Two RNAs folded together computationally: RNase P RNA and transfer RNA, 463 nucleotides in total. The prediction has a mean pLDDT of 78. Rfam match: Bacterial RNase P class A. The family's RNA type in Rfam is ribozyme.
RNA sequence: CAGGCCGGUCGGGUGAUCGCAGUACUGCCAGACAGUAUUGAGGAAAGUCCGCACUCCAUAGGGCAAGAUGCCGGGUAACGCCCGGAACGGGAAACCGUUGGAUAGGGCCACAGAAACAAACCGCCCUCCGGGGUAAGGUUGAAAAGGUGGUGUAAGGGACCACCGGCGUCGCAGUAAUGCGGCGGCCAGGUAACCCCCAUCUGGAGCAAGGCCAAGCAGGGACAAAGCCUGUACGCAGGCGGGAAGCGGCUCGUUUCCCUCGAGUCCCGGGUAGGCUGCACGAGCCGGGUGGCGACAUCCGGCCCAGAGAGAUGAUCAUCCAGACAGGCGUCGUCCAUUUGGAUACCCGCCGGUUGGACAGAAUGCGGCUUAUAGAUCGACCUGGGAU
RNA sequence: UCCUCGGUAGCUCAACGGUAGAGCGGGCGGCUGUUAACCGCUAGGUCGUAGGUUCGAAUCCUACCCGAGGAGCCA
Repeated sequence: CAGGCCGGUCGGGUGAUCGCAGUACUGCCAGACAGUAUUGAGGAAAGUCCGCACUCCAUAGGGCAAGAUGCCGGGUAACGCCCGGAACGGGAAACCGUUGGAUAGGGCCACAGAAACAAACCGCCCUCCGGGGUAAGGUUGAAAAGGUGGUGUAAGGGACCACCGGCGUCGCAGUAAUGCGGCGGCCAGGUAACCCCCAUCUGGAGCAAGGCCAAGCAGGGACAAAGCCUGUACGCAGGCGGGAAGCGGCUCGUUUCCCUCGAGUCCCGGGUAGGCUGCACGAGCCGGGUGGCGACAUCCGGCCCAGAGAGAUGAUCAUCCAGACAGGCGUCGUCCAUUUGGAUACCCGCCGGUUGGACAGAAUGCGGCUUAUAGAUCGACCUGGGAU
Repeated sequence: UCCUCGGUAGCUCAACGGUAGAGCGGGCGGCUGUUAACCGCUAGGUCGUAGGUUCGAAUCCUACCCGAGGAGCCA
C1' cells in the first nucleotide's frame, strides 16, 4: 500500500429572524392572556419479539393440563440477553456458524428398491427336490444393517484375529461440558424446528393498569337454594348445611354475598367523551479507583437531563465542515524533439464553481433482541506485496 | 395496550412434508350464415420476503414486510 476480519464512537456545527411546548417569576382580585428567564427526541425513540419494575385481581396457594427454554460454567432484578469455555462444521488465516436425549415408547421415511429395521429378489452353498443355510457380491435410493485386511467355512457371517470408527465401563485431569489412557464385547439406520422423555422456568391482566374529583341519565328483564342448632338486650350474632359469584383452562382449596328480599352477576336500555394523579431521582448519567480473563460487581467524587394529551421540539436566510460532480493548474512518470521545448493516463496536491447531510419522531419506565441507516472516524488482528 | 386471522395463476379459492391444482378469465381451433352458449387444445406461478430444520418445505421453525378484524369508560 492492497484485500479481508472484528469491535468502538459520531451521525452536521455556528449565528440571525419568525414560530411551538413544559417549568419558574412578574403584570392581573382570579382565570384567560402578555412579558422575561430556562429547558426541549434517538441510536435505533421503530417492530411490540422476549424479560422485569409498577398497579389491580387474594399475601399469588396445591395438583393436573398448557406453554417456553435447552452443550457446560458464570453474570444479572430477570431474560429466549451477555461473558468465558467444550465439541462439531466452514475458512489459508484473523475469525465465523451450530448445539439436550434415537438401548423408555409410539409415529413417519414419497418414488425407486428384495428389503427403510430386525430384510432372502438375483446370486452362492447343501439337498431326500418338499425345502434349508447364507448379508461376502449385484440392483435402487438422500439413507442398506460397522470399515479394511486376514483366519476359518459346504458357502458365508464379528464366528474369530489385527488396525480404525462407534458404544459401555474404570482410572487420571477439569467445578462441568469434555479430553487422554486402560479394559470389555460387537452393540440394528434417519427424523424429536413429529408426538414424546429429562431438566429448569411460568398465576391472570395490563397505565384505556389503578386512585381521587366533577358532570350527566331512566329504567326494565333473567337467575339458584333448605333449612337445623346455640346464644340473645328479640335488632341480630356464631356454627353446620345449601346456593350464586370471584380467584379468565379444569380441579382442590379459599374469599365475598345470599338462604325469600334486598344485594350480586348477566342481558337490554340510558349517560359521559371532562379535570387532577399515576408521570419523570432512575436496576440514572459522567469521571476515577479496586476486584475479575470477561460479562459484571463495588467504592469515591460530580451532575439533574423532555413530559405532550389528536399529541411541542420546526421553518427561512447566511456562513463553516465533511462528502459528491465536472473543470483548470501543478508535481512525478512515460513518449517525441533536443540547448531552455512540446504532448499526456491513474493517484496525489492546489484553485475557484455547482451540489450537498441517511434512517427516522418520545407517550408509564427500564434491561435486551431484531430490523432500518447516506456518510465520517478510531483501534486491534490476518493474508499478500514493496521500501528501509 | 392486548388479541385473532390472512397473503398461492389476472380474480376467487384448494392442496398428510414427496411432480402446485380447480372454477371464472386470456389465447388458438371447432360448431354456426354470424354472435352467444357449447366442445377440444393451450399459455400463465420468485407459493409475501429472507434465513434455517429435513434426503426433500407452499406446508415445520425463526426474523421481517403487507393487509383485515376484534376488546377495553361511568352507572